[in-house]
RNA sequence: GGGAGGUUCGUCUAGUGGCUAGGAUGAUGGGCUCCAGACCCAUUGAUCGUGGGUUCGAGUCCCACACCUCCCA
Numbered sequence: 001g002g003g004a005g006g007u008u009c010g011u012c013u014a015g016u017g018g019c020u021a022g023g024a025u026g027a028u029g030g031g032c033u034c035c036a037g038a039c040c041c042a043u044u045g046a047u048c049g050u051g052g053g054u055u056c057g058a059g060u061c062c063c064a065c066a067c068c069u070c071c072c073a
Base pairs, nucleotide, nucleotide: 001072002071003070004069005068006067007066010025011024012023013022018056026044027043028042029041030040031039049065050064051063052062053061
């Protein structure tokens, strides 16, 4: 330099154009317990890497760039 894949709550992860962006874990509070753990309940969570474009509508489609992984040279 060329090519492929990836980037979503603190962490992990789902989301095939029409959601209030879901789940696990975590955190906080409560129940249970002599205390703690486990378990149960509630609460709390995301400018979806950045900037544009397409569309009535974009996490999702297109373009550029940044970063990560792999392949070729």

Predicted 3D model of a 73-nucleotide RNA (transfer RNA) from a Promethearchaeota archaeon. The sequence is in RNAcentral, with records from ENA. Its Rfam family is "tRNA". It is annotated as a transfer RNA. Rfam describes the family as follows. Transfer RNA (tRNA) molecules are approximately 80 nucleotides in length. Lineage of the source: Archaea > Promethearchaeati > Promethearchaeota. The coordinates come from a structure-prediction model, not an experiment, and the mean pLDDT is 80.